[in-house]
Context: one part of a larger RNA
């Protein structure tokens, strides 16, 4: 900017893309065939394998500072007891969230129309022929079904719902029409708090008629029994008080904070 008013929602599918793999096993049945050896078609069911897609319940990895342990040193005046720094000093663990080795799912069935191939009926050409009329079976391969994007599909498509004439002139037999002014609709945007949404634009959610995000209060989870006290040891240290303190992003709550006040754009019934 189109897409003949303007918004706000729900949608149809013209197109187009993705997908479509396939072993092994058990049963039909050692059965049909077959002299034997060896050995099915059809059906049923059972378990993979690669490939994709979700997801994080489990099991797994990360998880730059959740807990803990601990070594060197400085510092807090000293003791305890804590901070920096050393690669995140080192180590052992680990919420969210991402992630795979991990979990669940998918390819199915099923129409149509065909290939190659088999056919029926059947004459030219009294017979024969699947063909010349005319009817049928037939395959991952085409069209459907399954997922996904789509109305710039300019052929711009469809439903619903919302908005917009107040006045005053001028013309008219009355309208339609014209010109001025008032007033700014539904709606949307800027702006603020944010997000499993994100290079940014978009998206979604929320702005006091408020849980959106901090914080703050329960919880969950991690880690693994703080610190001070007592107690027992000369004493490292144990025990007791305690599953202790602590605890990121997790889940629930709560207006304490900060989403304040506001602007802007959109306009008069539509050639």
């Nucleotide at each position: 900017c189109g897409c003949a008013g303007g918004a706000g929602a729900u949608u149809u599918g013209a197109g187009g893309g993705g997908g479509c793999c396939u072993g092994u096993c058990c049963u039909u049945a050692g059965u049909a065939c077959g002299a034997g050896a060896g050995g099915a078609c059809c059906g049923g069911g059972a378990u993979g394998g690669a490939c994709g897609a979700a997801c994080c319940u489990c099991u797994u990895g990360u998880g730059a500072u959740c807990c803990a342990g601990u070594u060197g040193u400085c510092a807090c005046g000293c003791c305890a007891g804590u901070g920096g720094c050393a690669c995140a000093g080192c180590u052992g663990g680990g919420u969210a969230g991402c992630g795979a080795a991990g979990u669940u799912c998918g390819g199915u069935c099923a129409g149509g129309a065909u290939a190659a191939g088999c056919g029926c009926u059947g004459a030219a050409g009294g017979c024969a022929u699947a063909u010349a009329a005319g009817c049928g079976c037939g395959a991952a391969a085409c069209c459907u079904u399954c997922c996904c994007c789509a109305a710039g599909a300019u052929g711009a498509g469809a439903u619903c719902u919302c908005c917009c004439a107040a006045g005053c002139g001028g013309g008219u037999a009355a309208a339609g029409c014209c010109g001025c002014u008032a007033a700014c609709a539904a709606g949307g945007g800027c702006c603020g708090u944010g997000g499993a949404a994100g290079a940014c634009g978009a998206c979604c959610a929320c702005g006091u008629u408020g849980a959106u995000a901090g914080g703050c209060c329960g919880g969950a989870u991690g880690u693994g029994u703080a610190a001070g006290c007592g107690c027992a040891g000369u004493a490292a240290u144990g025990c007791g008080u305690u599953g202790a303190g602590c605890u990121a992003a997790c889940c629930g709550g709560u207006a304490c904070u900060a989403a304040u006040c506001g602007c802007c754009c959109g306009u008069u019934c539509g050639g």